[in-house]
Context: one part of a larger RNA
Molecule: large-subunit ribosomal RNA, half B
Organism: Candidatus Nitrosocosmicus sp.
RNA sequence: ACCGUAUGGCAAGGGAACUCGGCAAAAUAGCUCCGUACCUAUGGUAUAAGGAGUGCCUGCAGUUUUUACGAGGAGUAGGGAUUGCAGGUCGCAGUGACUAGGGGGUCCCGACUGUUUAAUAAAAACACAGGUGGUCGCUAGUCCGAAAGGAUGUGUAUGGCCUCUGUAUCCUGGCCAGUGGCGGUACCUAAAACCUGGGUUCAACCGGGCUAAGGGCCGCUAAACGCCGGGAGUAACUCUGACUCUCUUAAGGUAGCCAAAUGCCUUGUCGGGUAAGUUCCGACGUGCAUGAAUGGAACAACGAGGGCCCCGCUGUCCCUGCCUACAACCCGGUGAAGCCACAUAACGGGGACGAACAGUCCCCGAACCUCUGUCGGGGAGAGAAGACCCUGUGGAGCUUUACUGCAGCCUGUUGUUGCGAUAUGGUUGCAAAUGCAGAGAGUAGCUGGGAGCCGUUACGGUCAGUUCUCCGGGACUGAUCUAGGCGACAGUGUAACACCAGCCAUUUGUUACCGUAUCGCUAACCUGUACACCAGGGACAGCGGCAGGUGGGCAGUUCGGCUGGGGCGGCACCCCCUUGAAAAUGUAUCGAGGGGGCCCAAAGAUUGGCUCAGGCGGGACAGAACUCCGCCGGUGAGGGCAAAGCCAAAAGCCAGUCUGACUGGAUUCCCAAUGAUACGGGAUUCAGAGGCGAAAGCCGGGCUUAGCGAUCCAUCAUGUCCUCACUAUUGGGGGCUGGUGGUGACAGAAAAGUUACCCUAGGGAUAACAGGCUCGUCGCGGGCGAGAGCUCCCAUCGACCCCGCGGUUUGGUACCUCGAUGUCGGCUCUUCCCAUCCUGGUUCUGCAGCAGGAGCCAAGGGUGGGGCUGCUCGCCCAUUAAAGGGGAACGUGAGCUGGGUUUAGACCGUCGUGAGACAGGUCGGUCUCUGCCUGACAGGGGCGUGGUUGUCUGAGGGGAAGUUGCCCCUAGUACGAGAGGAACAGGGCAGCGCAGCCUCUGGUUUAUCAGUUGUCCGACAGGGCAAGCUGAGCAGCUAAGCUGUUUAGGAUAACUCCUGAAAGCAUCUAAGGAGGAAGCCUUUCCCGAGACAAGACAACCUUCCGUAAGGAGAAGGGCGGCCAUAGAAGAUGGCGUUGAUGGAAUGGGGGUGUAAUCAUCAAGCCUUCGGGCGAGAUGUUCAGCCCGCCAUCACCAAUAGC
Repeated sequence: ACCGUAUGGCAAGGGAACUCGGCAAAAUAGCUCCGUACCUAUGGUAUAAGGAGUGCCUGCAGUUUUUACGAGGAGUAGGGAUUGCAGGUCGCAGUGACUAGGGGGUCCCGACUGUUUAAUAAAAACACAGGUGGUCGCUAGUCCGAAAGGAUGUGUAUGGCCUCUGUAUCCUGGCCAGUGGCGGUACCUAAAACCUGGGUUCAACCGGGCUAAGGGCCGCUAAACGCCGGGAGUAACUCUGACUCUCUUAAGGUAGCCAAAUGCCUUGUCGGGUAAGUUCCGACGUGCAUGAAUGGAACAACGAGGGCCCCGCUGUCCCUGCCUACAACCCGGUGAAGCCACAUAACGGGGACGAACAGUCCCCGAACCUCUGUCGGGGAGAGAAGACCCUGUGGAGCUUUACUGCAGCCUGUUGUUGCGAUAUGGUUGCAAAUGCAGAGAGUAGCUGGGAGCCGUUACGGUCAGUUCUCCGGGACUGAUCUAGGCGACAGUGUAACACCAGCCAUUUGUUACCGUAUCGCUAACCUGUACACCAGGGACAGCGGCAGGUGGGCAGUUCGGCUGGGGCGGCACCCCCUUGAAAAUGUAUCGAGGGGGCCCAAAGAUUGGCUCAGGCGGGACAGAACUCCGCCGGUGAGGGCAAAGCCAAAAGCCAGUCUGACUGGAUUCCCAAUGAUACGGGAUUCAGAGGCGAAAGCCGGGCUUAGCGAUCCAUCAUGUCCUCACUAUUGGGGGCUGGUGGUGACAGAAAAGUUACCCUAGGGAUAACAGGCUCGUCGCGGGCGAGAGCUCCCAUCGACCCCGCGGUUUGGUACCUCGAUGUCGGCUCUUCCCAUCCUGGUUCUGCAGCAGGAGCCAAGGGUGGGGCUGCUCGCCCAUUAAAGGGGAACGUGAGCUGGGUUUAGACCGUCGUGAGACAGGUCGGUCUCUGCCUGACAGGGGCGUGGUUGUCUGAGGGGAAGUUGCCCCUAGUACGAGAGGAACAGGGCAGCGCAGCCUCUGGUUUAUCAGUUGUCCGACAGGGCAAGCUGAGCAGCUAAGCUGUUUAGGAUAACUCCUGAAAGCAUCUAAGGAGGAAGCCUUUCCCGAGACAAGACAACCUUCCGUAAGGAGAAGGGCGGCCAUAGAAGAUGGCGUUGAUGGAAUGGGGGUGUAAUCAUCAAGCCUUCGGGCGAGAUGUUCAGCCCGCCAUCACCAAUAGC
């Protein structure tokens, strides 16, 4: 010894009023007995809850165990542990310390025990048993690996693997249009290989055919990904809508459930609990945006989970106080770091200065130098090149229907890869058959030759059979009879037949080759094994090549720009016109108003001709913007399109003839002011060949200004050049010139998201907070006065319009800060403003009084307690004189908190295919710093004021030291018809605040006394340890206790007056005079001469030596010594032998509560009868012990001295 740390203590009365929240603390606690609800999965809940007992002594009755003796038995004598009973006895208190659950009710979530972010999250997240789906027959499937090989597994569908859900219970609705999965597939599409056409042959190249997987197509599948509407009308009060209509879908949300962890509006509405309830519980349901294994609902038990309520309990709080230990402070020793423009460190207020929040600039003020303690306002304090935001042609993680690929898988083909059979397909060769328009006797394939040919080796007929058929018949075979038949000629017809040769088409058979399908084989190859062999599989599989499909499984990369931050929106990103644009040119903004990304074979060229819009008059007509005639009409029309400029024998309208909407070159202008600049566009001119015109001439598109596009690549055109390995030719390739295909982000990458898991470089070039500027918005005020107020603008309210102020709202801006100025609210604490809520004064009133309304002055003081919510705000409850509004970096985080917001975990709804997202909801979630300077609050030292000791003055400064209410009286008076109902003056009490104090009431009291537990010192006595606990408690310190806490004067404000003119009146004013407030200045209290004007008064000193330097030394003080009414250290005060300053001793007073010893007794028990054990009681004894108090007393120390 203020504050701090403590797993330290206590606290009257109240008892959660604290707070985001009972955080923390308190309380409960062991054992025995009694007794225990709802609910329930019948196990639990349950130590539920709620009660009673508990020590010590003495004795008795059991249980059990052990020792000795006895024999190892019976037993006797002891010991230990334990259960119970009875009696006695003490205390405030007997699990006396230590140890040791607070309980109950009701919701949400998760069933449970478990697991998790080592170092901010333990949870509602994960897991789980159970359920479901998918896949897999073992050389399986899944996984790791380049492969070999390995895991599942020495397992085998009651199994393994992969999803989803998450106990049991009741259940799990509709949808297959989309995406996916599975299956099918007449047909379509579909690569390589193969076959084939063109390419003079070959090749490149261009095609065709066939065709696998895949795709199209058709089905199935939702415990696959997922999805599950809208508008009208309708019932006899109203409301509602069982009912009806309609649009639409793949289907339109079923059972359930709900303002929920999901509901924006929203603090929904109703009920409950509370005095008061944004939370909570129960209901309702138009549910922004509930809903069924992305599971729905409901649940006993369980939970360091999250809400709400109640009981107990308490310093959480009202409202703080006291004590202890340690740190701090002081003394001795030792002695870091952070930080620092390394140096002469660096005050306050105001400011219209300033990179817009200054110790440094300006003004004013303050201010001698320095040390110590305390505090944390400032140093936009330290810490960390801001993690928010933006930027970067910087990254990374993740996702996907981003871009480009790669594994893997599926499929075809081919090599390894062989032998045979059957069926079947294609091609070639051979053989055979067939070939019908009509006419013609008739079944005439085509062409050529041709007048004969064939026939007993059967022409022809008949019968039977096979086959084809155009149904007429043809061909073949067999049996039978046996000799002629056909052609030419004629006729029909496009074509004329016999016979011979060649050919075409179709069909059949057959050979060879090539396929396809199936089957068989064994020798490649594979597998098993007792590894020689044998067995199984077998040209399959596997492996290699080529090809198609699929392919976030994996990889690489990208994810424009402008921008009053970024994003969303937009295009102001390429062109044209007007304006802005300030009379050359040029000129910005996400400035204003508009356009273009074409069109036209005439809407072009030329030559010639003509004049428009509109108006008036007339004709015709039933009549009229049609049409016709006449006149007027300089542009009021038209010019393809925007606008501007321009245009009348034209640039407009009409007609004739044409294609200059040409080729090649040169110069120049715009794009692009003043340097360069491409594409593109325009103009002039030369040459050539043309058009029109009689000609001069005009014509390289359009009255002009918009109508557009690099390299590479591809392709086309014209001519020509080069090359292809000896020449020639063809085709191909390349070059020069020109055209076409396009980049609109328009001087032109090939390109999606997300990041809260994030990283980095930077930016105050650029946002969020705060500041600056502004003030639309906001707040406040004014002018005018339409109107309301029965009448009447102004008692009160006041529209339209107009003018201001403030800088508390919200915006705008982007000036400071991104090598960091910590962000909402609360708590704490201070100060300021007034536009005043109360209190004071005063005016008007539609002020009788009371109570009000409106204004003026006034900032001295006050402005409180609760419920809800993180809240500011707000609503509510009960009070109150009143429960004012604001500023100070939305005052205040090196002062606290951390509920909200705003990291990482997780859930719901919604959005998204997804990763993820959400000023939507919800649960959880590390707040560092020893104080250098300044500042502030205190305390010292030095120097100055001639020195010193006292006593003062008071410039200046500070305080609120008070403030408010109630009651009585005035007075039931004034006033008022009544009902009601004041004031001045006076008195009392109270609340809040301030100051002091400890007599009382209490608190504390680690002084002390007593009781008592455990243990140790052998027992007694007396002690140690845990403040052990408990009871009491002096002094001190304290509040909740006690005491005190006025009036008066002066100058004024609003306002009220007197006299009084200017202005013969009036007038508070102009000259003059008087009043008038809690406000101002005094009165009152405190500090105060560093008040540089350093003051005043009183007393004392102011002397000696030395030339000087200096020395001695006065008044007085200090040190050394004992101390406390003082105190962190210094300081202050007292004492110091001429002494009671401290200690000791003695006495008084006080605290506790009757010490030890001894004696007597004591429930009982034992006894050798002598006596012994015994908690405890009584007496001795108002005892003993103790004291920070008051006295007495020099016994000890204040000596000596410097």